[in-house]
Context: one part of a larger RNA
This record gives sequence, structure tokens and C1' cells, in this order.
RNA sequence: GAACGAACGCUGGCAGCGUGGAUUAGGCAUGCAAGUCGAACGGGAUCCUUUGGAUUCAAUCUUUCGAGAGAGAAUCCUUGGGUGAUAGUGGCGGAAGGGUGAGUAAUGCGUGGGUAACCUACCCCUAAGUUGGGGACAACCCCGCGAAAGCGGGGCUAAUACCGAAUGUGGUCCUUCAACGCAUGUUGAGGUGACUGAAGGCGGGGAUCCGCAAGGACCUGCCGCUUGGGGAGGGGCCUGCGUCCCAUCAGCUUGUUGGUGAGGUAACGGCUCACCAAGGCUUUGACGGGUAGCUGGUCUGAGAGGAUGGUCAGCCACACUGGGACUGAGACACUGCCCAGACUCCUACGGGAGGCUCCAGUCGAGGAUCAUUUACAAUGCGCGAAAGCGUGAUAAUGCGACGCUGCGUGGAGGAUGACGGCCUUCGGGUUGUAAACUCCUGUCAUGAGGGAAAAAUUGCGCGUGUGUUAAUAGCACAUGUGUUUGAUGGUACCUCAAGAGGAAGCCACGGCUAACUUCGUGCCAGCAGCCGCGGUAAUACGAAGGUGGCAAGCGUUGUUC
Repeated sequence: GAACGAACGCUGGCAGCGUGGAUUAGGCAUGCAAGUCGAACGGGAUCCUUUGGAUUCAAUCUUUCGAGAGAGAAUCCUUGGGUGAUAGUGGCGGAAGGGUGAGUAAUGCGUGGGUAACCUACCCCUAAGUUGGGGACAACCCCGCGAAAGCGGGGCUAAUACCGAAUGUGGUCCUUCAACGCAUGUUGAGGUGACUGAAGGCGGGGAUCCGCAAGGACCUGCCGCUUGGGGAGGGGCCUGCGUCCCAUCAGCUUGUUGGUGAGGUAACGGCUCACCAAGGCUUUGACGGGUAGCUGGUCUGAGAGGAUGGUCAGCCACACUGGGACUGAGACACUGCCCAGACUCCUACGGGAGGCUCCAGUCGAGGAUCAUUUACAAUGCGCGAAAGCGUGAUAAUGCGACGCUGCGUGGAGGAUGACGGCCUUCGGGUUGUAAACUCCUGUCAUGAGGGAAAAAUUGCGCGUGUGUUAAUAGCACAUGUGUUUGAUGGUACCUCAAGAGGAAGCCACGGCUAACUUCGUGCCAGCAGCCGCGGUAAUACGAAGGUGGCAAGCGUUGUUC
């Protein structure tokens, strides 16, 4: 000199863009952060409507005044329809997104390869198929146990839930042959060989058939389902090189090193096991100890290098602590399960509940780090045919001069060089064109008006065209047109009004280092980055005037180069 996720002191006008728990991976009240699908399925609260009935009331009419008829209204029961809450079965998603850096010096990361040793839901392309049956279990009803959390028994029931059967285009295994390669092998062709699969849902339709009708057969579209092949994207595993300090860590190792066989895995492998052999690593630093997430990057520097890894992006690891598996395409799973432990809470003492290193927020510790805000309008993600729903991701707003950038705090003129202050050799000098005063300007802030601005497409309605199809239904795509949707926000921006009005401080002034005098103090009080200053004339302490520097900041401290 530059830099910072900074802190502290004094001061503080505005805007834009960034950024903000670095310490206790300490403990957490409260709210929220993962749902969705009725076009997979049974049931169905509520409300509306409808058929029939019962009871009560009743305008009006008739009347022999006793009563009768009665539009209509209310309540209850009942038939059908619409609506469709909460819960349940089932599907997909809860393995993404979000947080943190405890652990990890290599099962990590970076970079380059390999996989002839592998997996891949959703998505895209492509081939073939989608037949016919069965038995349950929730919900619901009944009974019981428990303080609760919850649990048990009996009965009924649906499905794209579950289980057999058929069908084999195919796939796997076995086997024959051929070609090829990089050793194990790979690819292709063949075989009366063996094993292996499925589920429906929602629309549209002119004839024909069944049916009283509803509807079905039949044809067709879309979404699914099953078995294959290929792709994309994602992942697993192996491997070369690189990746901090300590030798006051010199020897380490028994599943250890290798082999055979078996098991296991998606897959190779001591990954695991039985047997056999005695190996394997190491001064090119094994083993041990300490520290640490790694990288793209960031800071500094002319560079080489050094330091660093916050925000953003990629990878890894973790989710109260330790261990374990289940489900699933994918987890050994942050807001899933089980066990153990510590801690907190409830309890009828028998037993239960919980996990903010999500977003806010709270306590504690600390020099120190924000709102218990708004919205799903946009971008994305999950589900859904779609409308849509959900989303503390995200978009926004708020707080903090924490940083960077920009703007302003006025401009021009104005000398009796006013008053005041300070200094003085008492003549004057300086503050100083500075002020006053005159003439202007109107950025920002303030007030008023305009401003449905841009961010906007999707969807839906209508029209046209193309494709599918028997079809001028329907559906898909393209295109035109109309319409719907804004948290921010009456915000940005524009115009007008008024008026210099509301907006300057901080540090330094002995040398390094730009900037000097007076007073006070008297080795005291104090200053200080280094040299050093202060003991009665201190440009070095304290104050004042003046000056210098930077400026909404300035200085100090800490850290890095």
C1' cells in the first nucleotide's frame, strides 16, 4: 500500500447492487418447511334438489255456523340426482430442493483413463402383447383392553392392491457353429431343450347385433400396464498422477499378503467363510500423533510465489450420540422404522412422547452477525389428463454505513477585506469571498397529481390448417383472435408545487509523513507504530486558533499478502 463475512470509538443525508451466527455440530417454547391424484377404489359428512308419506300451521272458498275443502309453509321419515369435507385402500413423490462442516490426510477431492466386472424410476425412439379366473385386507359395523399413546377379537366389502392359469414377439440358462478381440471373453446365426409377463381408466361414434331401458358388443382416440432392444441424463466400482505439519513417531500387519473352493453383491474383489502357503508395507517416510472438508475460485504480488476456501457453483460427509436393517429404480433415509445411551416433557406410576446443523424466533456463551414479515404473481420442483393443489426452494419487502458504486449537503457575483475568534514586534496579520448582501438553480429529501407501466406466458372460449380415423365425433399439433391471473405496490418512473430551505464529520500536524502557533502542565498528568517526548519558554502531553488529509465516513484493533 492492498484486502476483510470483521469488531470497537466518534459521526451519520439519499439511492442501487451485494452481504450478514466466523464462537457452543450448545439446549430449544411456538408457527411453518412434502405433498398430490376421485380420470385406480369402496364408503360418504354437509348443503341443494327431487318422489312419496306423516304431523302441525294456514291465505282463501263453501257452509245447515256444527264444520268441510284447501293454494302454500315448517318439521320428520323416505326414493332418485348433484355437491363432494375428513378419514381409509392404492399409485407417484417424501433419496429432490434446503442446512451445516462435526468427522475425514483418503472408503475424500482435483484431473486423466477403464468397466469384455455393473445398475438406472420418470423422459425419448422402437418391436410385440394387454386373455381368462380366484381369495383376502382396510375403511365401515359389533365387542373388549388402556389415563393416554394406542391395541386386540368377530363380521361385510372394492380396486391399476394381492395370488394362480393361458399366451413367448422376446429375455435368461444350456448347447452347436462362425467371426472378432485386450487374457478372463464379446458379438452374430441356429435348437421338437428348460424357466420366465400383464390392469385397467377416461372420452367419441355412423351403420349392424344383444337388451324394455340404462347400457354393452363393434370401431376409434388419449392416459396407463407387461416383455424386450436402443438412447439421454444419473449413479456404482477400479485405476495413473497431485493433495498440510511432526522422525522428540522407525519399524507396522494375522483376514494380515496370496492361492483353491464356496457364499454374497447390480457388479470385480478377503467383501465374508473353510482349507492351504507365508507372505505384504516401509527413510521415494510405512505405522503413529497433530491439524484440516476438497475444488472452481478469493486476497495479495510485476511475476514466481505466499495466504485462504465466507457468499455463488461442483463433489464429499453429517442429521441428538452410537449401532442396525426394512421398503424402494435409488437410502442404510434431516422433518421414515428398530435397538441402546444422554437429555427434555406427559402420566392414573402400569407406560408413553420428542429431536431447528430447514425458515423465522428464544436462551446461553461471545468483541460480534437481522423479521416469530408478504406471496406462490414469476422461475423451478412434486402430484395430476387438466383445472389446480403444495412448495420458509424461490421471488420480494424489512433491519444493520457490513462492503462496493453513484448522488447530494448548493451555484455565480460580492472588500468598508465587517463583527467575533486567534496571533502580534501593537504597526498589523490571519480566519477570508469565507459570512452578510444581490441574482439564480432545484439533484436528493417533503407535499400533490398521473402511473392497472414492464416483468405474461400457460389455461379456457371461438376460428383456420395438418395428422389420426369409416368419420364433417373425439383427440393431438401448428397458427390467429378474445378473455383470465401481480406478492412486490399506488412501488419505479413522469409532471407540478414550495423553498437554500432538511443534510459534515473524523483523524493528524517532532522525523519517517502532507500540515504551526499560543496557553496550561512541569519526568507529574500523559503520549507512543519505530526513533523517542515530558524534570518551567514542550511545533511530541491537555486545550484553543490555524493548517493538512480523507469524506458519509474517519480513525483504531485483529488477520493475510
Molecule: small-subunit ribosomal RNA, 5' domain
Organism: metagenome